[in-house]
């Protein structure tokens, strides 16, 4: 150089006939316990890789384009 996969919260990950952005751990705080842990309760945290288009309306459809695996030269 080419063809194809992935990229969403700190992690690992789900969410597509285009409409409400989530779950599990983890994190904070409050109860329980003389304390920790375990358990309950509750709250924070996401420009959904990145530009841009189509659309009333994009995580999701088009184009690029960057990082990553992976096959082919």
């Nucleotide at each position: 150089g080419g063809g194809g996969g992935u990229g969403u919260a700190g992690c690992u990950c789900a969410g597509u006939u285009g409409g409400g952005a989530g779950a599990g751990c983890g994190c904070g705080u409050c109860g329980u316990u003389c304390g920790c842990a375990a358990c309950g309760a509750u709250g924070a945290g996401g420009u959904c890789g990145c530009g841009a288009g189509u659309u009333c309306g994009a995580a999701c459809c088009u184009c690029g384009u960057c990082a990553u695996c992976u096959c082919c030269a």
Predicted 3D model of a 73-nucleotide RNA (transfer RNA) from a Bacilli bacterium. Its mean pLDDT, the model's own confidence on a scale to 100, is 81. The organism belongs to Bacilli, within Bacteria. Rfam family: tRNA.